[in-house]
Molecule: Bacterial RNase P class A
Organism: Streptantibioticus parmotrematis
RNA sequence: CGAGUCGUGCGGGCGGUCGCGUCAGGACAUCCGGUCCUGCCGAGGAACGUCCGGGCUCCACAGGGCAGGGUGGUGGGUAACGCCCACCCGGGGUGACCCGCGGGAAAGUGCCACAGAAAGCAGACCGCCGGGGACCUCGGUCCCCGGUAAGGGUGAAACGGUGGUGUAAGAGACCACCAGUGCCCAGGGUGACCUGGGCAGCUAGGUAAACCCCACCCGGAGCAAGGUCAAGAGGGACGCCCCAGGGCGUCCUGCGCGGAUGUUCGAGGGCUGCCCGCCCGAGUCCGCGGGUAGACCGCACGAGGCCGGCGGCAACGUCGGCCCUAGAUGGAUGACCGCCUCCCGGCGGACCGCGAGGUCCCCCGGAGACAGAACCCGGCGUACAGCACGGGUCGUCUG
Numbered sequence: 001c002g003a004g005u006c007g008u009g010c011g012g013g014c015g016g017u018c019g020c021g022u023c024a025g026g027a028c029a030u031c032c033g034g035u036c037c038u039g040c041c042g043a044g045g046a047a048c049g050u051c052c053g054g055g056c057u058c059c060a061c062a063g064g065g066c067a068g069g070g071u072g073g074u075g076g077g078u079a080a081c082g083c084c085c086a087c088c089c090g091g092g093g094u095g096a097c098c099c100g101c102g103g104g105a106a107a108g109u110g111c112c113a114c115a116g117a118a119a120g121c122a123g124a125c126c127g128c129c130g131g132g133g134a135c136c137u138c139g140g141u142c143c144c145c146g147g148u149a150a151g152g153g154u155g156a157a158a159c160g161g162u163g164g165u166g167u168a169a170g171a172g173a174c175c176a177c178c179a180g181u182g183c184c185c186a187g188g189g190u191g192a193c194c195u196g197g198g199c200a201g202c203u204a205g206g207u208a209a210a211c212c213c214c215a216c217c218c219g220g221a222g223c224a225a226g227g228u229c230a231a232g233a234g235g236g237a238c239g240c241c242c243c244a245g246g247g248c249g250u251c252c253u254g255c256g257c258g259g260a261u262g263u264u265c266g267a268g269g270g271c272u273g274c275c276c277g278c279c280c281g282a283g284u285c286c287g288c289g290g291g292u293a294g295a296c297c298g299c300a301c302g303a304g305g306c307c308g309g310c311g312g313c314a315a316c317g318u319c320g321g322c323c324c325u326a327g328a329u330g331g332a333u334g335a336c337c338g339c340c341u342c343c344c345g346g347c348g349g350a351c352c353g354c355g356a357g358g359u360c361c362c363c364c365g366g367a368g369a370c371a372g373a374a375c376c377c378g379g380c381g382u383a384c385a386g387c388a389c390g391g392g393u394c395g396u397c398u399g
Base pairs, nucleotide, nucleotide: 001395002394003393005391006390007389008388009387010386012340013339014338015337016336017335018334020042021041023039024038025037026036027035028034044370048381049380051379052378053377054376055375056222057221058220059219063276064275065274066273068218069217070216071215072214073087074086075085076084077083088102089100090099091098092097103213104212108211109210110207111206112205125152126151127148128147129146130145131144132143133142134141135140160178161177162176163175164174165173179203180202181200182199183198184197185196186195187194188193226297227296228295229294234253235252236251237250238249239248240247241246255289256288257287258286259285260284261283268280269279270278271277304323305322306321307320308319309318310317311316343366344365345364346363348361349360350359351358352357
C1' cells in the first nucleotide's frame, strides 16, 4: 500500500421566530367548562415486530389420571429465558475468523421424488463363469438353466478401501494394512470429550423442522390487569313547604317489561385443556326498552444509569461515590429561517508531481436515512442516509 476479518461509538450542532404536552408559580374569569403569561422538562438505537423470558395485578392453589406445549453438546452467568459467556464436537477458510434447530436412526413404525434391473432382512440390465441345446462360413452367434455384486451403467445415496490367497468366475469366504463402529482397560479433564492400548469381520444408508423414545421445564388471563370515588333511570323511607296534589331536601337500594329453566328429582359455578373426584350452591340464561359512560390511583426510584476499586479467561458479581429530567389518553415532543459541519455533483483558482493524479481554497446546486413512547424491565429478530475509531490476519514492496 492492497485485500479480507472482527468489534466499538455516533445518528448533525448553534441561534432566532411561531406552535404543542405534563408540572410549578402568577394573573383573569367562575353556573359548568376554562383562558393568558413566565419557568423547568419533553422519544430511540432500534421507542419497531410483539417472537421469547420475567416483574407487577387478578383468578385458582384437596387429590389422582390422561392429554397438550416448550427446550435439547458440556460447564457457568442471570430474576428468568429459546438470551449471554467459556469450552467440546462437526463443517468452511492459507489465515484473522465464520457457520451449526448439535439428545436418540445397532428400540419400533413410516417415507426416500426422478433415473435405474434393483432404494433396504437389497438387487442379475449389460458384463463374467459353468452346464445343456440349436445354427454354423468352424471365427462365432442365439436360446434355456444355474452361479457371480470384481467390472460397466443409473442415482443425492447401491451394504467399507487397497493388495493378496482362493475360485469355473467371484465374494470379509479368508489374510495383511488402512478407515469406521461397538465393547473393555489405562491416563487426563468438574464435564461434553480427548489420548493410548486390547478385543470383535461388527461394516450398521438418509430422514426425528415424520410419528415416536429419553431427560428437564411449563396453572390461566393480562394495565381495556386491578382498585377507589362520583353519576345514573326506577323504587322505598324520613323531613319541610303547601289553596291536597304536587314540589324540594336528605338517606338507602341500584332500572323496567317479557320469556325459558331451576331450588334436597338440584340449575349454575369453581378446581382456567379434559376426565374421575371434591367443594359452593338459588339463581342462571335470552330478548326488548331506558340510564350512566366521568375523575383519580396503578404510573415513572428501577433486576436503573455513569465512574472507580476488587474477584472472575469471560458472561457477570460485589463494594464505594455521583446522578435521575417524558408520562400523553382523539393521544404532546413540530414547522420555518440563518450560520457552521458532513456527503455528492459542477465552474474556477493555487500548490505538489515527468505523468496518470493528489491536496487545499472560493462560488453555485442538491442530499441527510430507518422510524416514533403508552405498565415496566432483560433479550432476540428486523429496518437504517451517512460517518468516526480500534484489534487481529493474509499478500506485495522497502529499510